[in-house]
This is a predicted structure of a 75-nucleotide RNA (transfer RNA) from a Nanobdellota archaeon. The RNAcentral record of the sequence draws on ENA. It matches the Rfam family "tRNA".

RNA sequence: GGGCCUGUAGCAUAGUCUGGCUAGUGCACCCGACUGAUAAUCGGGAGGUCCGCAGUUCAAAUCUGCGCAGGCCCA
Numbered sequence: 001g002g003g004c005c006u007g008u009a010g011c012a013u014a015g016u017c018u019g020g021c022u023a024g025u026g027c028a029c030c031c032g033a034c035u036g037a038u039a040a041u042c043g044g045g046a047g048g049u050c051c052g053c054a055g056u057u058c059a060a061a062u063c064u065g066c067g068c069a070g071g072c073c074c075a
Stems, first nucleotide, its partner, number of pairs: 001074007010027004020058001029045005051067005
């Protein structure tokens, strides 16, 4: 220098291909129940608008372009 892949709550991830019910699950965290107390279990709650910018569209986490970060391969 060239090619490919990945980027969604604190962490791990579904959703992306086939755009559309104004983003869900587990763990962790907070409150409560249970217990003599803790753990486990059960109930409830808070937390992200999807790496950034621009474009396409009635509508973008999802499509396109350019960047940024990480990974793999080639030279």